This record gives sequence, C1' cells and structure tokens, in this order.
RNA sequence: GGGCCCGUGGUCUAGUGGUUAUGACGAGUGCUUGACAUGCACUAGAUCGAGAGUCCGAUUCUCUCCGGGCCCA
Repeated sequence: GGGCCCGUGGUCUAGUGGUUAUGACGAGUGCUUGACAUGCACUAGAUCGAGAGUCCGAUUCUCUCCGGGCCCA
C1' cells in the first nucleotide's frame, strides 16, 4: 500500500430500515436472615466510534475519517 471483518450501558452481548435498543454479569434500593451469602422485586446506567448522505423514517444502507483484528504484498 491492497482486501475483509468488527466498534451498541462499567464488562460481554442480541438487534440487518419502523414508533420505550435485548439479555447476562456488575452497581444501587427494598424484602428475606441474628448477620452474611443465596434467592426475590424494583431502579439507575447507551445521543448505538465521529461526521456527512439516501430515505417519510437509519443502530441497520452508502461515503469519508478514527480505533481494533485478520489476510496479502
């Protein structure tokens, strides 16, 4: 330098165009216990890597850039 893939709460992840973006772990509060752990209920936490475009509508499609990975040279 060329090609391909990935980027979504603190971490890992589901979601391939449609109206509160899914779940697990973790965190907080309450219940349970003499207390802890476990269990149960609830809560908070994501401008979906950045910008632009297409579209009535974009996490999803297109382009550029940023970061990471793999292959080729």

Transfer RNA from an archaeon, 73 nucleotides, folded computationally. The coordinates come from a structure-prediction model, not an experiment, and the mean pLDDT is 84. Its Rfam family is "tRNA". By type it is a transfer RNA. RNAcentral records the identical sequence in 2 taxa. The RNAcentral record of the sequence draws on ENA and MGnify.